Predicted 3D model of a 471-nucleotide part of an RNA (small-subunit ribosomal RNA, 5' domain) from a Rhodospirillales bacterium. Model confidence (mean pLDDT): 89 of 100. The source organism's lineage runs through Bacteria, Pseudomonadati, Pseudomonadota, Alphaproteobacteria and Rhodospirillales.
[in-house]
Context: one part of a larger RNA
RNA sequence: GAACGAACGCUGGCGGCAGGCCUAACACAUGCAAGUCGAACGAACCUUCGGGUUAGUGGCGCACGGGUGAGGAACACGUGGGAAUAUACACUUCGGUGCGGAACAACGUCUGGAAACGGACGCUAAUACCGCAUAAUGACUCCGGUCCAAAGAUUUAUCGCCGAAGAAUUAGCCCGCGUCUGAUUAGUUUGUUGGUGGGGUAACGGCCUACCAAGACGACGAUCAGUAGCUGGUCUGAGAGGAUGAUCAGCCACACUGGUACUGAGACACGGACCAGACUCCUACGGGAGGCAGCAGUGAGGAAUAUUGCGCAAUGGGGGCAACCCUGACGCAGCCAUGCCGCGUGAGUGAAGAAGGCCUUAGGGUUGUAAAGCUCUUUCAAUGGCGAAGAUGAUGACGGUAACCAUAGAAGAAGCCCCGGCUAAAUUCGUGCCAGCAGCCGCGGUAAUACGAAUGGGGCGAGCGUUGUUC
Numbered sequence: 001g002a003a004c005g006a007a008c009g010c011u012g013g014c015g016g017c018a019g020g021c022c023u024a025a026c027a028c029a030u031g032c033a034a035g036u037c038g039a040a041c042g043a044a045c046c047u048u049c050g051g052g053u054u055a056g057u058g059g060c061g062c063a064c065g066g067g068u069g070a071g072g073a074a075c076a077c078g079u080g081g082g083a084a085u086a087u088a089c090a091c092u093u094c095g096g097u098g099c100g101g102a103a104c105a106a107c108g109u110c111u112g113g114a115a116a117c118g119g120a121c122g123c124u125a126a127u128a129c130c131g132c133a134u135a136a137u138g139a140c141u142c143c144g145g146u147c148c149a150a151a152g153a154u155u156u157a158u159c160g161c162c163g164a165a166g167a168a169u170u171a172g173c174c175c176g177c178g179u180c181u182g183a184u185u186a187g188u189u190u191g192u193u194g195g196u197g198g199g200g201u202a203a204c205g206g207c208c209u210a211c212c213a214a215g216a217c218g219a220c221g222a223u224c225a226g227u228a229g230c231u232g233g234u235c236u237g238a239g240a241g242g243a244u245g246a247u248c249a250g251c252c253a254c255a256c257u258g259g260u261a262c263u264g265a266g267a268c269a270c271g272g273a274c275c276a277g278a279c280u281c282c283u284a285c286g287g288g289a290g291g292c293a294g295c296a297g298u299g300a301g302g303a304a305u306a307u308u309g310c311g312c313a314a315u316g317g318g319g320g321c322a323a324c325c326c327u328g329a330c331g332c333a334g335c336c337a338u339g340c341c342g343c344g345u346g347a348g349u350g351a352a353g354a355a356g357g358c359c360u361u362a363g364g365g366u367u368g369u370a371a372a373g374c375u376c377u378u379u380c381a382a383u384g385g386c387g388a389a390g391a392u393g394a395u396g397a398c399g400g401u402a403a404c405c406a407u408a409g410a411a412g413a414a415g416c417c418c419c420g421g422c423u424a425a426a427u428u429c430g431u432g433c434c435a436g437c438a439g440c441c442g443c444g445g446u447a448a449u450a451c452g453a454a455u456g457g458g459g460c461g462a463g464c465g466u467u468g469u470u471c
Stems, first nucleotide, its partner, number of pairs: 001471004006467005013343006019336002021301001026299003030296003035060003040057002043054004067254003077178006085171002091166007098132004107122006138147003152159002180226003187217003192214008229251004233244004256277005279290004307333001309332003315329001316327004346376004356367004380412001382407004390398001415460005420441003426455005436443002
């Protein structure tokens, strides 16, 4: 000098765009953040007899979106390759969609419990479940053969369902290289290294298991310990480099702590399940309920970081044929000089160089065209009108917002730091090694340009200084 997710002190007019718990991955009151489909189904209630509403069965979604960075030094990430894989919805192509059956919710009766939630018996539908048939270009194969499916709805236009192949998308897996510090960590390893058989997975593989062999890694730093999410990027620098990883984007990991699987195309699942633990709450003491590192908000911690706002109008997502519903994603508004950028706080004229202040050699100098006075202007703010684009036919939260027009009046709008040298800018008074200053050198002990005040001056300016951190 530059930079900052900054903080603190003094000060503070407006607007645009951005940013805003860096600390306790500490604990959380309250509300909301994932539903939707009646064109799959049987019921119940209402009805203007058209239909409407929905608890339940069923379908799709809830694995996305949103948050955080605790852990992890690792194929986690970056980059470049690879083969032994899966892929719902959407796209293309080929073929099929036949005949039957038994249940379970809802519901009814009875009944347990304080509650959470149940229990017994009975009835019932389906695109829920099951059987038979059909079966290739599919799967398996000893190459002879064997095996596997489906669901209907309807406004008669269609939308679905099943098998197979392909393309795409997404995901899983393997490998080369790169990726912090410590040797005051030198040896480490027994499923360990390899093989065979078996199992398991969508898939290769000690991934798992039985047996066999005794290997495998290491000063090119194994192992151990500490620290840390990684990257595109960001800051700085002429560059090389150094530091860093907020916001935005890609990937990873996590969801009170630890573990486990279920469902599913996809999870070992933030607002799902089970078990254990800590904590909190309810209880009729028998037993139950919960998880803000979602958006707001509260307490605590801290130098320090915002509203328990509006709207689905736009963009995007889920469901639905659609109408539409849901969406704290998102779009907006609120707060904060936190940053960057822009604008304003007036312009011209005005010398009796007024008064006052300060200094003085007492003559004067300076503040200073500064003020007053005179002549103008009205940006911004204010008031009153008018009033958008953003929205393809309808639909605007923002918002009576932006912009435009008019009105009045210089009117409502300047501070902060410094003045010994470095370093731009000096005098007087007070103080007297005191009080104090200080980034370094150093000032102060009676004439202090260095302390405190005043006047004057210098710098920057809605900011200016200080502190912290990085280059």